[in-house]
Record summary:
The RNA shown here (Glycine riboswitch aptamer) has 92 nucleotides and comes from Thiohalomonas denitrificans. It matches the Rfam family "Glycine riboswitch aptamer". Rfam links the family to the GO term glycine biosynthetic process. It was read from a public genome assembly, where an Rfam model found it. Its mean pLDDT, the model's own confidence on a scale to 100, is 78.
C1' cells in the first nucleotide's frame, strides 16, 4: 500500500392460520393466557465422508436436519447479496 472480517449506513429480502376460546384497555384496533394447525432463513441444538489417535473414540459442516427460541394480514424482524463509509479492532 491492499485484500477479507468485524462495526455503521442504505437497497433488495422467503415461508407458513388476518385460525379458535376467554379476560383487559382509550374498543379503530391492541396486548395477554390457553388450544389446534403450519414455516425456517435472527439465535441455538444436530451429525457425514475425509482427517487424528491411547479403537471406539476425538475434533469438525451447510442455505440439511431439529423446531427450544422465534414468527404464520400489514408493521417490525430475517439468512443473505449489493452499494457506501469508516480506519480504531482482528486476520493476510
Nucleotide at each position: 500500500c491492499u485484500g477479507g472480517a468485524a462495526c455503521c449506513g442504505u437497497g433488495g429480502g422467503a415461508g407458513a392460520g388476518a385460525g379458535c376460546a376467554g379476560g383487559c384497555c382509550g374498543c379503530a384496533g391492541g396486548c395477554c393466557u390457553g388450544c389446534c394447525g403450519c414455516c425456517g432463513a435472527a439465535g441455538g441444538c444436530g451429525c457425514a465422508a475425509a482427517c487424528c489417535g491411547c479403537c471406539c473414540g476425538g475434533a469438525u459442516a451447510c442455505u440439511c436436519g431439529c423446531u427450544c427460541a422465534g414468527g404464520c394480514a400489514a408493521a417490525a424482524g430475517g439468512a443473505c447479496c449489493g452499494c457506501g463509509a469508516u480506519a480504531c479492532u482482528c486476520c493476510g